[in-house]
């Protein structure tokens, strides 16, 4: 150096959870990934850190280490942007309210007399009168009594010897209460009544008469200053929740450098 047997190593790792820890199983990433059993109500171990049973390959392009690179994913930390909803009006920004003022417009009014000052009247209250209405009394007209109303009272009835006398139903007239109607006038009483009249009072808001003065006055928009208000809108604060740089960690994987790793026998 060769041959044959045969021993480490090796036939995938890795992350987050879990766990005292390591590993396996699940889940997720990578991708050349031996099979067979059990395993989350977990299941095997203990820094040489799965387990049990086969197969394979096996001294190196394949094992082990060290160094450079590339680098999936995973985790931690979290700036900074959104942000459901709350809180705040000393926050006084806008919107919206009031008021002031000037400047600017604009529109009406005003020498047929603004504003403002004096004065009178009304509107108000109140008493009284007039009127109006309505009611009711008078008043007048018509009805209106089987018998208990008036007059006259046929016939009939009573008394008288007669003349006559009494009472008196119906019928006619006429009347009382009562019931209708007219109501011009009067008188009493009432009012959701009056372009009515007198008088007292009373108020200065509105409306108007005169008198003085003699050039402003009302209104809408813009501007500004001030005051009160609102969580509608923007401003400040918090903040659930989501997005997430850039840092740090783990890290499959790709490629490169320089190394190291047996035993037995025989030729």
């Nucleotide at each position: 150096c060769c041959a044959u047997a045969c021993c480490a190593g090796c036939c995938g790792g890795g992350g987050a959870a879990g766990u005292a820890g390591c590993g396996g199983a699940g889940c997720c990433c990578u991708g050349c990934a031996c099979c067979u059993g059990a395993a989350a109500u977990c299941c095997g171990c203990u820094a040489u850190a799965g387990c049990a049973g086969g197969g394979g390959u096996g001294g190196a392009u394949c094992c082990c280490a060290u160094c450079c690179u590339u680098g999936a994913g995973g985790a931690c930390c979290g700036a900074a942007g959104c942000g459901a909803u709350g809180c705040g009006g000393u926050c006084c920004g806008g919107a919206g309210c009031g008021u002031a003022c000037c400047c600017u417009u604009u529109c009406g009014u005003g020498a047929u007399g603004a504003a403002g000052a004096g004065u009178g009247g009304g509107u108000c209250u109140u008493g009284c009168g007039c009127a109006a209405u309505c009611a009711g009394a008078c008043g007048c007209c018509g009805u209106g009594a089987a018998c208990c109303a008036u007059g006259u009272c046929a016939g009939g009835u009573g008394g008288g010897g007669a003349a006559c006398c009494a009472a008196g139903c119906a019928g006619c007239a006429u009347u009382a209460a009562g019931c209708g109607g007219c109501c011009c006038a009067u008188c009493u009483g009432a009012u959701g009544u009056g372009c009515c009249g007198c008088g007292a009072g009373g108020g200065c808001g509105c409306c108007u008469g005169c008198u003085c003065c003699g050039a402003g006055c009302g209104g809408g928009a813009g501007g500004u200053g001030c005051g009160a208000u609102u969580u509608c809108c923007g401003c400040g604060c918090a903040a659930a929740g989501g997005u997430g740089a850039c840092g740090u960690u783990c890290g499959a994987u790709u490629g490169g450098a320089a190394g190291g790793u047996g035993u037995a026998u025989g030729g």